The RNA shown here (SAM riboswitch aptamer (S box leader)) has 90 nucleotides and comes from an Actinomycetota bacterium.
[in-house]
RNA sequence: CGCUCAUGUAGAGCGGGGGAGGGACCGGCCCUGUGAUCCCGCCGCAACCACCGGCAUGUCCGGCAGGUGCGAAACCCGGACGGAUGAGCG
Numbered sequence: 001c002g003c004u005c006a007u008g009u010a011g012a013g014c015g016g017g018g019g020a021g022g023g024a025c026c027g028g029c030c031c032u033g034u035g036a037u038c039c040c041g042c043c044g045c046a047a048c049c050a051c052c053g054g055c056a057u058g059u060c061c062g063g064c065a066g067g068u069g070c071g072a073a074a075c076c077c078g079g080a081c082g083g084a085u086g087a088g089c090g
Base pairs, nucleotide, nucleotide: 001090002089003088004087005086006085007084013042014041015040016039017038021031022030023029025079026078027077028076043071044070045069048067049066051063052062053061054060055058075082
């Protein structure tokens, strides 16, 4: 990269760096020199996978936080029926 399945109105911010656009795309509407997007550190949120336990044995319940993910706005809204994340397969 491609395919399959699941999930998205909940939740969680500070510091340092840097210095111009950013929120995928189109339209809107927003964020941004009162320093955004992005990178790093710490802190935190959640619980897909892993792991542990339970019995009612399953699309189950509880625990934990090792691998991911996430911390403006409902995936920001609408469109397109796409994007994102996780797990599995090639």

The source organism's lineage runs through Bacteria, Bacillati and Actinomycetota. Its mean pLDDT, the model's own confidence on a scale to 100, is 88. It matches the Rfam family "SAM riboswitch aptamer (S box leader)". Its family is annotated with regulation of gene expression in the Gene Ontology. From the family's description: The SAM riboswitch is found upstream of a number of genes which code for proteins involved in methionine or cysteine biosynthesis in Gram-positive bacteria.